[in-house]
The RNA shown here (Glycine riboswitch aptamer) has 78 nucleotides and comes from Actinoallomurus bryophytorum.
The source organism's lineage runs through Bacteria, Bacillati, Streptosporangiales, Thermomonosporaceae and Actinoallomurus.
It matches the Rfam family "Glycine riboswitch aptamer". Gene Ontology term of the family: glycine biosynthetic process.
Its mean pLDDT, the model's own confidence on a scale to 100, is 79.
RNA sequence: CCUCUGGAAAGCGGAGCGACGCUCCCGCCGAAGGUGCAAGCCCUCACGGGUGAAGCUCUCAGGCACCGAUGACAGAGG
Numbered sequence: 001c002c003u004c005u006g007g008a009a010a011g012c013g014g015a016g017c018g019a020c021g022c023u024c025c026c027g028c029c030g031a032a033g034g035u036g037c038a039a040g041c042c043c044u045c046a047c048g049g050g051u052g053a054a055g056c057u058c059u060c061a062g063g064c065a066c067c068g069a070u071g072a073c074a075g076a077g078g
Stems, first nucleotide, its partner, number of pairs: 001078006011026001013025005027064003033060001034058001036056001040051004
């Protein structure tokens, strides 16, 4: 990296157009992706600067009845 398997959250909201979808408003979710940084390490006389992870954080993106889909992550095989 590829294949298979498992894998969640949040609205049964309102309005309009329309034809099963879309747009707007309000409210929400965090596990595609993205933002931010702690200890530590390095530089500096010092002040400070650089580097620095996520299942944390923000909620830009994405998503929010059931079904379906996305899917971090995990397991098996190659």